[in-house]
RNA sequence: GUGCUCAUGAUGUAGUGGUUAUCACAUCUGUCUAACACACAGAAGAUCCCAGGUUCGAUCCCUGGUGAGCACA
Repeated sequence: GUGCUCAUGAUGUAGUGGUUAUCACAUCUGUCUAACACACAGAAGAUCCCAGGUUCGAUCCCUGGUGAGCACA
């Protein structure tokens, strides 16, 4: 340099163009315990990488950019 794949709470992830974006883990609160852990109940936490475009409507489709990985040179 070329091609391909990926980017979503702290972390890892699901999500066929349509109501309030899913789950796990972590964090916080409560119950339990002498206390901790486990378990149970609940809460908070996301400008869905950025900018444009298509559409009545975009996390999803298109273009460009940024970053990461893989392959080739």
The prediction has a mean pLDDT of 82. The RNA shown here (transfer RNA) has 73 nucleotides and comes from Penaeus monodon. It matches the Rfam family "tRNA". Rfam links the family to the GO term triplet codon-amino acid adaptor activity. By type it is a transfer RNA.